This is a predicted structure of a 348-nucleotide part of an RNA (small-subunit ribosomal RNA, central domain) from a metagenome. The full RNA is in RNAcentral, with records from SILVA. The prediction has a mean pLDDT of 89. Its Rfam family is "Bacterial small subunit ribosomal RNA".

Context: one part of a larger RNA
Order: sequence, then structure tokens, then C1' cells
RNA sequence: UUGGGCGUAAAGGGCGCGUAGGCGGUUUUGUAAGUCAGAUGUGAAAACCCACAGCUUAACUGUGGAUCCGCAUUUGAAACUGCAAGACUAGAAUCCUGGAGGGGGUAAUGGAAUUCCUGGUGUAGGGGUGAAAUCUGUAGAGAUCAGGAAGAACACCGAUGGCGAAGGCAAUUACCUGGCCAAGGAUUGACGCUGAGGCGCGAAAGCGUGGGGAGCGAACAGGAUUAGAUACCCUGGUAGUCCACGCUGUAAACGAUGUGCACUUGGUGUAGGUUACAUUAGUAAUCUGUGCCGAAGUUAACGCGAUAAGUGCACCGCCUGGGGAGUAUUCUCGCAAGGGUGAAACUC
Repeated sequence: UUGGGCGUAAAGGGCGCGUAGGCGGUUUUGUAAGUCAGAUGUGAAAACCCACAGCUUAACUGUGGAUCCGCAUUUGAAACUGCAAGACUAGAAUCCUGGAGGGGGUAAUGGAAUUCCUGGUGUAGGGGUGAAAUCUGUAGAGAUCAGGAAGAACACCGAUGGCGAAGGCAAUUACCUGGCCAAGGAUUGACGCUGAGGCGCGAAAGCGUGGGGAGCGAACAGGAUUAGAUACCCUGGUAGUCCACGCUGUAAACGAUGUGCACUUGGUGUAGGUUACAUUAGUAAUCUGUGCCGAAGUUAACGCGAUAAGUGCACCGCCUGGGGAGUAUUCUCGCAAGGGUGAAACUC
């Protein structure tokens, strides 16, 4: 709980697509459902409220009024909303010509590094640490040279930079494919915004089946450290990390800031376009993105400040003292782990 709020105090759904619903540009005509005005009927009485009156007063009682905030019928009005028909182009979309991009998918290829294997040279150490030890090496290690194999990740470019709805995306090439931006013209003619349910996407870890396994590395083992050391450090090392298919559906999924539209002084970088002038460098204007600083304004303050947390509108989600508790229970989803929904007693 018809209030006030949601960057940091409780509170923006992880993100999109979209159903119902809510809301919706300019204009003409009609209609009259909403709306507005009048009339009639009804809205029992008592009570409540106001005025007056009756019991000596009051309570009480009586009379009159108002009210009964409503409903129905009927007669009108036509600005706004709705509805019907028609028109428009400023919203939205489509087409044409260009542009940038780690957007997504599939396949192929490449070099550096690492580890391992084989061989050559070569001899006593190597490795590791704060110091050591476990470990490794005369059965020839480490170092160095040549050859081979494997898996994973792509130095420099690289950025305060780009793309994507979010999660996220980075070697190179080819193919398939989504979105975005600018300028000018043409076309459709409100086709729009939001979006409860619903559907889809969704890091890492985890799960299932089958592969793969170089490096790293939960668990685990050993060595140290320490009073102890189930740790930090060291030597090893399984799952995992990788691939395919399927599940899981959560994160400080963060800008801790929902989406869309409109309006509101400026300065200065940067990315992608266009136009004008100079046409050597460049300068100016403009659109879209991305940063910083700041006017007004706003804010409890910090700060935000045309990428708003300013000024408004539309729609959705969410909050309502701390703990108990994201627990119990119910239902539901999941192979499981668990997820979604989600209290109360009690206590301060």
C1' cells in the first nucleotide's frame, strides 16, 4: 500500500523477441459509448447534519430543510477520448548507391613458445627457495645443435579504440550469415512505444555420452615453514581446462543506473561517415558512437550533468526496519548439484 521511492541507504528483471493488455502523429466528415448540461422517475422511514419548536434544562421527542454523493428513462451539446469512413507525411518501415567493424557460424592454413621422443657435441651437476628439502642426473641430466610428435593459446599491431541486446568477441584466409552508420532520392502510409504470461539467448564452475590431454591445475601425495599449518612457499599430480552433442540457467550477469520518445548554456579528445572552403597541412558545419571537464538544474552528500542521476510523457519490473532467511513449506524445472517461487513463529 490511491503515499513515497529504486547509482552508493531496501529496491531495475542477466539480456532480447514478442502475446494479451496499457498508451499512441496531423487532418476532414459522421456517430454519440465515455464526457458535459437539462427534465422526469426512483433513491422507504428512522438515524447522521442544519434551523426551529415541546417537556423547568439536558438527554429525549416533534416539524421543516439539506443530504441520500447512485441508478434508470428521456431531450440536447460535440471540444476531448473511443468507434466508423476518408485523406496526409513530420513517427516507423522498405528499396537504391556507399562505409566501418575481434558481431555470429563452418572449414583450411601459419609462426613463436612449451612439453615429450630420437640422434650428435659435452661433463657434473640441474632444479627450486627467504634459506632448504622432497625431485632429477654418471643407466650421462641440465646446456647446446639437428630431426620428429602433440595439444592449447594467438606476442607485436593494441588504444582512454572497434563490434554485439546482454553474456561476450582478437593469428591468417575462404565461404555462409545477422546487425549498424551517413548522404540523397523513391515507395508504403501510423504499419508505432512498452510489454504481465510465453519463447529464445545467457560467463565461469558443474553434470551426461564419446573423443582429446602439451601447459596449467581444485582434490590428493610428499618436502618445507610453524607451537600447530588439514594454508600461504616448493616438488609432483587426478578431475577439469580443449572438441562434438545434450543438460544446467546462475554471477559484484555492474554503468550496482529498465526500455522508448521529446526538450534543456558550453569546452575539449577520440572512432566511422557526409558537406563546404582551401585544395599542402588543414579549417568549419553536420549525423552516429565512445571518453573527460563542466553552466543551469538536480542530489542527504558523494556526485550526475544532451551517453542526466536535469525537465516531462508512455509502459514494464521491483522496494516498504535488522536478524530469523533467500531458510521452512507447497508447487514447479533439473540426471544430479541445485534453480525458480517463497513465509511465519521468535527476537532486537